[in-house]
Molecule: Glycine riboswitch aptamer
Organism: Paracoccaceae bacterium
RNA sequence: UAUUCUGUAUCGGGAGACAUUGGGUAAACCCUCAAGGCCGAAGGAGCAACCGCCUCGGAAACUCUCAGGCAAAACGGACCGAUACGGCAUG
Numbered sequence: 001u002a003u004u005c006u007g008u009a010u011c012g013g014g015a016g017a018c019a020u021u022g023g024g025u026a027a028a029c030c031c032u033c034a035a036g037g038c039c040g041a042a043g044g045a046g047c048a049a050c051c052g053c054c055u056c057g058g059a060a061a062c063u064c065u066c067a068g069g070c071a072a073a074a075c076g077g078a079c080c081g082a083u084a085c086g087g088c089a090u091g
Stems, first nucleotide, its partner, number of pairs: 001091003005087009018036001020035005037070003043066001044064003050058003
């Protein structure tokens, strides 16, 4: 100095699913209690192709829904992109 991988921060993009029923409330929504229904892309768990240091481990956007979420908005949001600052390795 360049690149792959990777960590953090900032910015941008970012889905799905009950305007369900009953009660409370002045009240459709919101809030709250209960009932049933649903979503998967915080987190968590399970299996697996595969990988490894192979008596055992690591593993998904698959699966399960414990958690979380289900009018709009807000918040959150895996993941993707850009920028900045680092880390290992290699040239």